[in-house]
Context: one part of a larger RNA
RNA sequence: UGACGGGGGCCCGCACAAGCGGUGGAGCAUGUUGCUUAAUUCGAGGCAACGCGAAGAACCUUACCCGGGUUUGACAUGUUUAGGCCCGGCUGUGAAAGCAGCCUUUCCUUCGGGACCUUUACACAGAUGCUGCAUGGCUGUCGUCAGCUCGUGCCGUGAGGUGUUCGGUUAAGUCCGGCAACGAGCGCAACCCGUACUGUCAGUUACCAUCAGGUGAUGCUGGGGACUCUGGCAGGACUGCCCGCGUCAAGCGGGAGGAAGGCGCGGAUGACGUCAAGUCCGUAUGGCUCUUACACCCGGGGCUGCAAACGUGCUACAAUGGUCGGUACAAUGGGAUGCGCCCCUGCGAAGGUUAGCCAAUCUUUAAAACCGGCCCCAGUUCGGAUCGCAGUCUGCAACUCGACUGCGUGAAGUCGGAAUCGCUAGUAAAGGGAUAUCAGCAACGGUCCCUUGAAUACGUUCCCGGGCCUUGCACA
Numbered sequence: 001u002g003a004c005g006g007g008g009g010c011c012c013g014c015a016c017a018a019g020c021g022g023u024g025g026a027g028c029a030u031g032u033u034g035c036u037u038a039a040u041u042c043g044a045g046g047c048a049a050c051g052c053g054a055a056g057a058a059c060c061u062u063a064c065c066c067g068g069g070u071u072u073g074a075c076a077u078g079u080u081u082a083g084g085c086c087c088g089g090c091u092g093u094g095a096a097a098g099c100a101g102c103c104u105u106u107c108c109u110u111c112g113g114g115a116c117c118u119u120u121a122c123a124c125a126g127a128u129g130c131u132g133c134a135u136g137g138c139u140g141u142c143g144u145c146a147g148c149u150c151g152u153g154c155c156g157u158g159a160g161g162u163g164u165u166c167g168g169u170u171a172a173g174u175c176c177g178g179c180a181a182c183g184a185g186c187g188c189a190a191c192c193c194g195u196a197c198u199g200u201c202a203g204u205u206a207c208c209a210u211c212a213g214g215u216g217a218u219g220c221u222g223g224g225g226a227c228u229c230u231g232g233c234a235g236g237a238c239u240g241c242c243c244g245c246g247u248c249a250a251g252c253g254g255g256a257g258g259a260a261g262g263c264g265c266g267g268a269u270g271a272c273g274u275c276a277a278g279u280c281c282g283u284a285u286g287g288c289u290c291u292u293a294c295a296c297c298c299g300g301g302g303c304u305g306c307a308a309a310c311g312u313g314c315u316a317c318a319a320u321g322g323u324c325g326g327u328a329c330a331a332u333g334g335g336a337u338g339c340g341c342c343c344c345u346g347c348g349a350a351g352g353u354u355a356g357c358c359a360a361u362c363u364u365u366a367a368a369a370c371c372g373g374c375c376c377c378a379g380u381u382c383g384g385a386u387c388g389c390a391g392u393c394u395g396c397a398a399c400u401c402g403a404c405u406g407c408g409u410g411a412a413g414u415c416g417g418a419a420u421c422g423c424u425a426g427u428a429a430a431g432g433g434a435u436a437u438c439a440g441c442a443a444c445g446g447u448c449c450c451u452u453g454a455a456u457a458c459g460u461u462c463c464c465g466g467g468c469c470u471u472g473c474a475c476a
Stems, first nucleotide, its partner, number of pairs: 001476002004472002007470007015460002019423005026315008034306002042053002064301007073124001077123003082118003088103006106115003126290002129288003135284001137279003140275001142273001147186006153162003166177003192267004197235007207224002211222003238261001241255005317416001321375006333364003338357002343352003382413001387408007429452007
């Protein structure tokens, strides 16, 4: 000087408390361990691995296994040998890769040749092989915590200290005051984006108050530029104003006005560093290793295996419900090998036909909610696992191993031990919708969007994590 203490003081954070809803019990989905296996490819491992890399494993992907093949190679550059075909098509064989054969007879040309392809030899290619403890880059984490440092000066023999401590204050090393310090940098804040209010400009594909026309009905049409909305510009919030507290400083409490009030709310933004944290399977890259194989092509299988254990979720156990009928109200986003209205067929998944739309124009039914009927507390009209049969769709192909539909079947489950998680407001909880990946889909996952919409916070004694000062120290 740090680190540490079941030392002290001060202060924060859904850290506890106060509340609301879960997880832990059940079934299923998914990830992991383990076991199994020819293989069940690899990585990730307390917080900070485990719906993680994977924003899509039937083939492909694919890195694994078995089998069939290739050896200048699937791919790059150059030299060299021999040739003409290349491109395209067909036949045989084969599981395919491939092998064998046939047809066809390219382009440029200075007629030497070149491009292209096949072939020979060689330099080389190739490796998701190893090392993340050789690395770059990127990322997680403490933590959006308020810290981390420097120059000069001063103090100390020196390590170092001071500044950065102290008194207030703040979300903040934020600001004020004081002070052997005076300044400065990286962080904080602000500048950026969204959202909440208003004005202005613009007015189609959006809008429809007034006027006119028209319909079974509809901004449907003429028209309008008011309103909603869209999106460019501008305003608006600054403790600016008032009262009180305060060192009459910073600031704090209350009030007015205001759409918004003291950081308005949300996002982006992550200091010096820590964990030899993660990644050589994104890519790059040193070294090492393989080179008829640890490289490459193909068929099939596996990554989906199941006594068991754990994590994350979904669906439930019901009446604030289930079911049937009726009837409302969104926002984001996507769409040409695409989104697909209407109509017809089918109980349905879907099929047929096809209008419109390169989209503020066309397309995509919101669901909880509300109104009415039934159910009457039961393993049920709860719950839907599992299994049987019959189908639909995607795709070369759904046996291993897709999703969905109909009929039948109807399991566990009556609110969950110890323990444990999230959340402070348009939040939690509940409800649906869209979308990336994508032929299809194992999505109940991820990322967004809107609808309905709470409860509680006395307080900081305690648990956890953190910041500042101080003290002890047998640690560095």